[in-house]
RNA sequence: GGUGAAAAAGGGCAAACCAUCCGAGAGGAUGGGACGCAAAGCCGAGGGACCUUAACAGGGACGGAACAUGUUCCAGGGUCAGCCUAGCUGCCACA
Numbered sequence: 001g002g003u004g005a006a007a008a009a010g011g012g013c014a015a016a017c018c019a020u021c022c023g024a025g026a027g028g029a030u031g032g033g034a035c036g037c038a039a040a041g042c043c044g045a046g047g048g049a050c051c052u053u054a055a056c057a058g059g060g061a062c063g064g065a066a067c068a069u070g071u072u073c074c075a076g077g078g079u080c081a082g083c084c085u086a087g088c089u090g091c092c093a094c095a
Stems, first nucleotide, its partner, number of pairs: 002094002012037002017032006035082001041088002045085003048080005058074005
């Protein structure tokens, strides 16, 4: 530097669900709990999924008497990363 096919040891993480708390929401934190995971470690750059006009500041379309309420799309803001890719790091084993 490479690989993870099979096997081993010591370990690690922890889905759903439940409780409490936080958040407008997606969702998050802690504890319990294990479906799974060889990067289910980190990151959040690209794609994707989701939330949202709550806060800050907008645009288009529909509708309408209306600069109203409303619907929808974009943009904005946010969430996830156990959906994929990129980047960084790493235990053990094997050759």